[in-house]
RNA sequence: AGAGUUUGAUCCUGGCUCAGAACAAACGCUGGCGGCGUGCCUAACACAUGCAAGUCGUACGAGAAAGGGUCUUUCGGGACCUGAGUAAAGUGGCGCACGGGUGAGUAACGCGUGGAUAAUCUGCCCCUCAGUUGGGAAUAACUCAUCGAAAGGUGGGCUAAUACCGAAUAAUGCUGUGAGACUUUGGUCGAUCAGCCAAAGAGAGCCUCUGCUUGCAUGCCCUCGCUGAAGGAUGAGUCCGCGUACCAUUAGCUAGUUGGUAGGGUAAUGGCCUACCAAGGCGACGAUGGGUAGCUGGUCUGAGAGGAUGAUCAGCCACACUGGAACUGAGACACGGUCCAGACUCCUACGGGAGGCAGCAGUGGGGAAUUUUGCGCAAUGGGCGAAAGCCUGACGCAGCAACGCCGCGUGAGUGAUGAAGGCCUUCGGGUCGUAAAGCUCUGUCAGAGGGGAAGAACCGCCGGGUGGCUAAUACCUGCCUGGUCUGACGGUACCCUCAAAGGAAGCACCGGCUAACUCCGUGCCAGCAGCCGCGGUAAUACGGAGGGUGCAAGCGUUGUUCGGAAUUAUUGGGCGUAAAGCGCGUGUAGGCGGUUUGUUAAGUCUGGUGUGAAAGCCCUGGGCUCAACCUGGGAAGUGCAUUGGAUACUGGCAAACUUGAGUACGGGAGAGGAUAGUGGAAUUUCGAGUGUAGGGGUGAAGGGUGAAAUCCGUAGAUAUUCGAAGGAACACCGGUGGCGAAGGCGGCUAUCUGGACCGAUACUGACGCUGAGACGCGAAAGCGUGGGGAGCAAACAGGAUUAGAUACCCUGGUAGUCCACGCCGUAAACGAUGGGCACUAGGUGUCGCGGGUAUUGACCCCCUGCGGUGCCGAAGCUAACGCAUUAAGUACCCCGCCUGGGGAGUACGGUCGCAAGACUAAAACUCAAAGGAAUUGACGGGGGCCCGCACAAGCGGUGGAGCAUGUGGUUUAAUUCGACGCAACGCGAAGAACCUUACCUGGGCUUGACAUCCCGAUCGUACCAGCCGGAGCAGUGGGGUCAGUUCGGCUGGAUCGGAGACAGGUGCUGCAUGGCUGUCGUCAGCUCGUGUCGUGAGAUGUUGGGUUAAGUCCCGCAACGAGCGCAACCCUUGUCUUUAAUUGCCAUCAUUAAGUUGGGCACUUUAGAGAGACUGCCGGUGUUAAACCGGAGGAAGGUGGGGAUGACGUCAAGUCCUCAUGGCCUUUAUGCCCAGGGCUACACACGUGCUACAAUGGGUGGUACAAAGAGCAGCGAACUCGUGAGAGUAAGCGAAUCUCAAAAAGCCAUCCUCAGUUCGGAUUGAAGUCUGCAACUCGACUUCAUGAAGUUGGAAUCGCUAGUAAUCGCGGAUCAGCACGCCGCGGUGAAUACGUUCCCGGGCCUUGUACACACCGCCCGUCACACCCGGAAAGUUGAUUGCACCAGAAGUCGUUGAGCUA
Repeated sequence: AGAGUUUGAUCCUGGCUCAGAACAAACGCUGGCGGCGUGCCUAACACAUGCAAGUCGUACGAGAAAGGGUCUUUCGGGACCUGAGUAAAGUGGCGCACGGGUGAGUAACGCGUGGAUAAUCUGCCCCUCAGUUGGGAAUAACUCAUCGAAAGGUGGGCUAAUACCGAAUAAUGCUGUGAGACUUUGGUCGAUCAGCCAAAGAGAGCCUCUGCUUGCAUGCCCUCGCUGAAGGAUGAGUCCGCGUACCAUUAGCUAGUUGGUAGGGUAAUGGCCUACCAAGGCGACGAUGGGUAGCUGGUCUGAGAGGAUGAUCAGCCACACUGGAACUGAGACACGGUCCAGACUCCUACGGGAGGCAGCAGUGGGGAAUUUUGCGCAAUGGGCGAAAGCCUGACGCAGCAACGCCGCGUGAGUGAUGAAGGCCUUCGGGUCGUAAAGCUCUGUCAGAGGGGAAGAACCGCCGGGUGGCUAAUACCUGCCUGGUCUGACGGUACCCUCAAAGGAAGCACCGGCUAACUCCGUGCCAGCAGCCGCGGUAAUACGGAGGGUGCAAGCGUUGUUCGGAAUUAUUGGGCGUAAAGCGCGUGUAGGCGGUUUGUUAAGUCUGGUGUGAAAGCCCUGGGCUCAACCUGGGAAGUGCAUUGGAUACUGGCAAACUUGAGUACGGGAGAGGAUAGUGGAAUUUCGAGUGUAGGGGUGAAGGGUGAAAUCCGUAGAUAUUCGAAGGAACACCGGUGGCGAAGGCGGCUAUCUGGACCGAUACUGACGCUGAGACGCGAAAGCGUGGGGAGCAAACAGGAUUAGAUACCCUGGUAGUCCACGCCGUAAACGAUGGGCACUAGGUGUCGCGGGUAUUGACCCCCUGCGGUGCCGAAGCUAACGCAUUAAGUACCCCGCCUGGGGAGUACGGUCGCAAGACUAAAACUCAAAGGAAUUGACGGGGGCCCGCACAAGCGGUGGAGCAUGUGGUUUAAUUCGACGCAACGCGAAGAACCUUACCUGGGCUUGACAUCCCGAUCGUACCAGCCGGAGCAGUGGGGUCAGUUCGGCUGGAUCGGAGACAGGUGCUGCAUGGCUGUCGUCAGCUCGUGUCGUGAGAUGUUGGGUUAAGUCCCGCAACGAGCGCAACCCUUGUCUUUAAUUGCCAUCAUUAAGUUGGGCACUUUAGAGAGACUGCCGGUGUUAAACCGGAGGAAGGUGGGGAUGACGUCAAGUCCUCAUGGCCUUUAUGCCCAGGGCUACACACGUGCUACAAUGGGUGGUACAAAGAGCAGCGAACUCGUGAGAGUAAGCGAAUCUCAAAAAGCCAUCCUCAGUUCGGAUUGAAGUCUGCAACUCGACUUCAUGAAGUUGGAAUCGCUAGUAAUCGCGGAUCAGCACGCCGCGGUGAAUACGUUCCCGGGCCUUGUACACACCGCCCGUCACACCCGGAAAGUUGAUUGCACCAGAAGUCGUUGAGCUA
């Protein structure tokens, strides 16, 4: 110090979340020791039991018992001494108001801080002064009697005091008076005079004085007390300034209220209380009310400013079961006191009584949760006492709890075969890991034994010394000193010795944030999760394991606080579009404010003084072995008060100034406002007329529409002419022109009226800016009352459209729109931009007014000033878009507003309103986003340009029929599997009778049908063929008898048997993969380097102007180049040349039935090498370009035709069943062998084809012309046989030689004559042929017979642009056989393309977007069911509260009476 998360990516805004620290914590797992701390945050809930406040006999009276002893006894006992002046109780004094607990109440002078008290008190303590004289009357205890269950009383009698009461005396006291002095609110001191007020003794000693007089006292003296007064110290009371949290959805509160006078009351001021008088007092600087809360030093966090908090320790306050009250006292309205009331608990004889743990322990209860009914007064402190001492749950200690902080340990060294074992593995190894074992050591803690503190100083007592008092050396007392006495903790800390590595490590995490990775299991299940998010068969995210990381006697989780969060922003944010400028103005309070001088010193600055408790934090020392902890000193405490100084700035006061602001004067501009009048055009309605007319058409028309209909019209419309009525709005001018604060304002005229602007002088003299509340204005719609109503037109009605159409369109039509008056008070009331002032480049329009120049003058032009209103643009700003002198720039002043999205501008409350509603304005709950700008794509029933058999123009089909074939579905033991829009469906399959074959049924084998390794045997038992059998194994008989050699059952090979490693799998996953393939698409695109631009994603290049089949080329250009694609290079075909000439060819010569043969290689052909075409040439167009158009030549002309060739990528496209391959599964089976069956099923649906429906045809006969292929388990001529398929025999040919092989359509001739036919051939019957081990399921073909549907095919849909479509045949692969399919070959050989509006697909540019899984997207609302949260609700219940009234305890004060009395 930051990080994750919105997006395909980016920048920003913005929330959520994390990493840190802390805790009076709790929970989970785990747990060795010690030190120091801490420990009911909840029920101020209720409490059993014990203890927590007593003490004094040196204030007073009285005074036991048990026990012990002595004596005595009638043995029952009694007396005395001791116990003992003790215990217990009482009178009296002091204490009990401290200490300890708790935080309910309290928003307050309660607390903090600083002051005041001239408005006060103060026991015990200290100091000073003066006293302590002399009397009296009672009363408890006790005793007697008596009431009551008890608690507790009542009456009679006795008695004491430092208890109580008079009297005396007294002042510097109090009351009154008040000369004078001083002074700071109401004062302080105070001469004089008058009046008033006190007491108590106790203990010790002594005889100097006094009295008796041995000695003792009422004497003396000491100590402790007592009384009055002054002062101090301490403590307390009261008052004041300032500070002290939330709600305005609490805005008004107040009658003792505010003040005065008089009195009362208090220690004391005061409406604190009373009477009277006055009518005040508080409040937006937040009164009153409501909710919450003890406050502070401090604590936690933070860089700080701040924020949160108020346990332990310390200060203050408040409280003591709840409420009220007083008494006593120096002090209380009193925690362990009293009285009353209430609730609760307990006792009871039912009549009455008792009690108060928020003291220490402890119990129940509540709760996630918080300890022992311990020891001791040894220390510190407190109460009483003269003291000893007693009391002290304050306190000191111990116990429990890892609750926190701190420290220590659980061993150290060495040790590689890198042991065993675990885990992983690419099987080589790696890792746990020097870790262990082993060897050598050490001894902290714990254990055992022994020693053993400090904390202790006092007081007292016993001595010594020295003072005070005194008559005194005594007593008493002060100080110094020696000795003695006192320890709960505790035999604890600490030290020594012994033995022993022995007894002592866990927890969380390991996807990113965030340090740390693999395997197995699971399979959107189980689960995880702080946020993002993991899990649907290869999960580093779930669970386990191994390993690792972090911390460590702890570790995690949960909760809370601060931080990060500049995410409430004083330090330190914003408001055009992200949340955010009030719709606009006038203006109150407030805030801010021009120039100069003087003064003041409030702010401000500086110095001094006081205070800011201690503890804590910080610094620096010291003590526990260190640390935590404890402790000495210092600093700090940013504050408050007071005092001295400074005077620049701000403020106050005074004086002045003119530039801010304003006034007067002269001008012109304007839809600025209000009222009254007036004008023409148009619409509509009414009245009257012409008229169904000229042509066309027709159902008479009109209107209306995309097309129609509702509608109007024979009662005469529409059209047209004239007249009349009425209402509303003002064409052209008219303009990013004008005016106004905004809303808004538009015919013309008049009246009244507001503001701005320009010009020039004079005047006032800061009069200014902003503006919370407040007040006013405020479009449209709406509301009320009354008018008005032509047109338009919500609602409504009808007609259309549509699946529907409560809409868009049409025909009508009411409120309303208009006027007057009154409400409403809102709008995307927008420039989504509050107002004011100043400053900061310009350019160019326009409106108003002015100046200059020019002109004789005016207008125009040009230059220029001020004010408005637009556009473009620099710097600057901005997240970007953009803004830019009219700022969103640079500064200042004032106001308003914002703080994640939704809920919601909603609910409740309040105010306003007639209502509609407006203004103000939440929360629960829920999400991890919502959002802004820009980028790249994709998309659009957006735009522009262009292409394609895309449409159009044509030709032929499919869809209807029969059959073939594939698919779906169904069926089945099985009908194996895959392929599913284009881009699955005559597809994998270039050929399922067995085989194939993966499927089913049945039978069989288990190291296996196949590979490698090991052991044993053998060298024919291998192997070949036959029989049995469904096959295989087994069996049987027949044939057959390995090679090399170093001669060794040595080697190789083969077979059999055996064990295990393993084989095997067409089992799963094409969504784990490679490879291959399809598709967009042979579409023209896809990218990169450097540079430049941009914060960035990205852009530029690749866009633009032309052109092309083409990102093809040219030009231009912040781009310049390059790559993959295009094109070309390759093959084939078309022309020519050349080489070569057999099996090919034959012009010339000879020959034949025949290129048959001789001969030849000219031609054809074959197959090698070349040539040829490049917009090269000419003309035109075009930018002098690229290119296009036309032409010439040429076999071929603008890519000549065809093929191969498929960019970056897309579709998780297809294929694990071609092959390869990860993982998973299987292993006497999902492997292997075999027989039979199935893949060929059949109500049906679809795709692809074949054959047809006929005469451009069919049948028959004759006759002509190809190309490209194939062939030895082959092609098979000729000949013979068969109607034929074919058979028999057999030549030739491994093929330019032989064979398949006949090409067919065509041509010639003839029959058929429009029909279910001489069309069509399905189906079926019979008989055959061929292949094959075998044609039943299930082959092809032949002959004879049979002769179905079908007469050109609905909606829809396919192919094709030239040697193409159409049509005709031929060949090949597969293959034993099987072809309507597939792949090739040639023959005959068209029609049409105006064109790009539309359909489909594609390319480029541009635009919008809330899409990015990308329009097959995204997304809205209703309903149904369940759950969660909030609001309302007839009522019901509790709490709190205002006003009025009834009853009224204790108590205080007053009054009156009775009694007692000094």
The RNA shown here (small-subunit ribosomal RNA) has 1462 nucleotides and comes from an uncultured bacterium. RNAcentral holds the sequence, with entries from ENA and Greengenes.